About this RNA
Predicted 3D model of a 75-nucleotide RNA (transfer RNA) from a Rhodospirillaceae bacterium. It was read from a public genome assembly.
RNA sequence: GCCCCAAUAGUAUAAUGGUUAUUACAGUACCUUGGUAAGGCACAGAUGGUAGUUCAAUUCUACCUUGGGGCACCA
Numbered sequence: 001g002c003c004c005c006a007a008u009a010g011u012a013u014a015a016u017g018g019u020u021a022u023u024a025c026a027g028u029a030c031c032u033u034g035g036u037a038a039g040g041c042a043c044a045g046a047u048g049g050u051a052g053u054u055c056a057a058u059u060c061u062a063c064c065u066u067g068g069g070g071c072a073c074c075a
Base pairs, nucleotide, nucleotide: 001071002070003069004068005067006066007065010025011024012023018055027043028042030040031039048064049063050062051061052060
């Protein structure tokens, strides 16, 4: 330098071109308890960035960034 793959809450993870983006743990509040744990209920929290296509993009396309892998070149 070229090619391929990946990027979604604090962590892990699902999903589809179309209603308010899924689930678990963690977090907060409440219930329960003499208290704690466990359990139950509720809440908050995310689609790496910039453009493009589209009525509509997390999803498709291009470029950039980061990480992983392969090939090539130089020494």